Transfer RNA from a Gemmatimonadales bacterium, 73 nucleotides, folded computationally.
Its mean pLDDT, the model's own confidence on a scale to 100, is 84.
[in-house]
RNA sequence: GCGUCCAUGGCCCAAUGGAUAAGGCACCAGACUACGAAUCUGGGGAGUGCAGGUUCGACUCCUGCUGGACGCG
Numbered sequence: 001g002c003g004u005c006c007a008u009g010g011c012c013c014a015a016u017g018g019a020u021a022a023g024g025c026a027c028c029a030g031a032c033u034a035c036g037a038a039u040c041u042g043g044g045g046a047g048u049g050c051a052g053g054u055u056c057g058a059c060u061c062c063u064g065c066u067g068g069a070c071g072c073g
Stems, first nucleotide, its partner, number of pairs: 001072007010025003018056001027043005049065005
């Protein structure tokens, strides 16, 4: 340099182009307990790497860029 893939809460990970972005772990509160752990119940937290474009509508499609993984040279 070229190619493929990835980027979504603190972490992991979903989401046919149809809209309140799902879930797990963690965290917080309560129940339970002599107190913890475990368990159960409830709760808060993301607008999706950045900038444009297409579309009535974009996490999803297109372009450029940034960062990362792998391969080729």
It matches the Rfam family "tRNA". Rfam classes the family as a transfer RNA.